The part of an RNA shown here (small-subunit ribosomal RNA, 3' major domain) has 466 nucleotides and comes from an uncultured Lactobacillales bacterium. The RNAcentral record of the full RNA draws on ENA.
Context: one part of a larger RNA
RNA sequence: UGACGGGGGCCCGCACAAGCGGUGGAGCAUGUGGUUUAAUUCGAAGCAACGCGAAGAACCUUACCAGGUCUUGACAUCAAUUGACGAGUAUAGAGAUAUACUUUUCCUUCGGGACAAGAAGACAGGUGGUGCAUGGUUGUCGUCAGCUCGUGUCGUGAGAUGUUGGGUUAAGUCCCGCAACGAGCGCAACCCUUAUGUUUAGUUACUAACAUUAAGUUGAGGACUCUAGACAGACUGCCAGUGAUAAACUGGAGGAAGGUGGGGAUGACGUCAAAUCAUCAUGCCCCUUAUGACCUGGGCUACACACGUGCUACAAUGGGAAGUACAACGAGUCGCAAGUUGGUGACAACAAGCAAAUCUCUUAAAGCUUCUCUCAGUUCGGAUUGUAGGCUGCAACUCGCCUACAUGAAGUCGGAAUCGCUAGUAAUCGCAGAUCAGCACGCUGCGGUGAAUACGUUCUCGGGCC
Numbered sequence: 001u002g003a004c005g006g007g008g009g010c011c012c013g014c015a016c017a018a019g020c021g022g023u024g025g026a027g028c029a030u031g032u033g034g035u036u037u038a039a040u041u042c043g044a045a046g047c048a049a050c051g052c053g054a055a056g057a058a059c060c061u062u063a064c065c066a067g068g069u070c071u072u073g074a075c076a077u078c079a080a081u082u083g084a085c086g087a088g089u090a091u092a093g094a095g096a097u098a099u100a101c102u103u104u105u106c107c108u109u110c111g112g113g114a115c116a117a118g119a120a121g122a123c124a125g126g127u128g129g130u131g132c133a134u135g136g137u138u139g140u141c142g143u144c145a146g147c148u149c150g151u152g153u154c155g156u157g158a159g160a161u162g163u164u165g166g167g168u169u170a171a172g173u174c175c176c177g178c179a180a181c182g183a184g185c186g187c188a189a190c191c192c193u194u195a196u197g198u199u200u201a202g203u204u205a206c207u208a209a210c211a212u213u214a215a216g217u218u219g220a221g222g223a224c225u226c227u228a229g230a231c232a233g234a235c236u237g238c239c240a241g242u243g244a245u246a247a248a249c250u251g252g253a254g255g256a257a258g259g260u261g262g263g264g265a266u267g268a269c270g271u272c273a274a275a276u277c278a279u280c281a282u283g284c285c286c287c288u289u290a291u292g293a294c295c296u297g298g299g300c301u302a303c304a305c306a307c308g309u310g311c312u313a314c315a316a317u318g319g320g321a322a323g324u325a326c327a328a329c330g331a332g333u334c335g336c337a338a339g340u341u342g343g344u345g346a347c348a349a350c351a352a353g354c355a356a357a358u359c360u361c362u363u364a365a366a367g368c369u370u371c372u373c374u375c376a377g378u379u380c381g382g383a384u385u386g387u388a389g390g391c392u393g394c395a396a397c398u399c400g401c402c403u404a405c406a407u408g409a410a411g412u413c414g415g416a417a418u419c420g421c422u423a424g425u426a427a428u429c430g431c432a433g434a435u436c437a438g439c440a441c442g443c444u445g446c447g448g449u450g451a452a453u454a455c456g457u458u459c460u461c462g463g464g465c466c
Stems, first nucleotide, its partner, number of pairs: 008466006015457002019421005026312008034303002042053002064298007073123001077122002081117003086103007105114003125287002128285003134281002136276003139272001141270001146185006152161003165176003191264004196232007206221002210219002235258001238252005314414001318373007330361003335354002339350004380411001385406007427449007
């Protein structure tokens, strides 16, 4: 000087408290440990690993295992020499591959080049090791309010001062004081979005008036909604009180919005030898007829068990049946597919429109109305299993998703413990997208309905200042 203290003071945070809903018990999904295995590829490990890398393992992916193969090599440069390469057919084989037959160049400045074969080599190659050799990137404390520097001054010096003190703030935010005076990185603002209005514009969007229709459908309109450009608007600007006459705080007015309006992006100096050599790059070490490369099949999906994260439930604020209403974000040509027909259905056949404010995905679901069930392991719950089908794909046995019929398990609200959340939030309801041939209870977004509670800071946890 720091760090730490079951030292003191001050302050903050869903930290506790006040509430609402969960997890922990059940079944299933998914990740991990363990065990097993020829292999169950590798990494991640308290918070900050465990629906994590993986925005999607049947083959491929794939790195693992078994077997079959290759050795200048699957990939790159140089290179004597050659002209094909490729495609088709047939045979052998699990295929990689091997053999036979048929067919046969392109560009050119005529030097050559493209492509392919190719002896001997130089070399390629490595998802092999080391993240404790590294770059880059990332997590975390923490969007916490801190971290420093120049000059000056003080101290023998390490250092101190400034940055402490009195107030105040979300904030080292601002004011006042002061041997300090200034400055930088952070805070804030500038950026995006959302909430209001004006104006410009009016198609593919809209429809008040006029006409018209089954329908904003058509004529028409430029008012409204909406879209997207420009601009305005919020600044403690105004008023009152408190305060030190300051900074500011409390209340009020006006206003769509009030004191950072809501949300996002933005992450200081540093910490954890934190994570990543398997995104990539890279030093050193190691392999080089193999630790490289190709193929077929298997594995990553195993299963006495343990843990994490989720989904579905245990019902009447509910289940079932019929009718009926209202979104937003997005996506679409190897695509989205209206409509008609067939099928109980998944879906199939034909097929309009749309590279889309035009067409389609796209009937949103909770909701509302009526009927039924009447408290049961049930008309709750749907696991599991059987049969028959559908779709994708070369191929669903290991190992996909969906449909119909049948089957109808556990489960009657969950011990100790523990998690999230302060408002359009929690809870609840559905929809879309990325990845993607197919596969979503995960993830990322979107809107619908829409609460309760906060006395307060004694205590628990984390953090800041003295």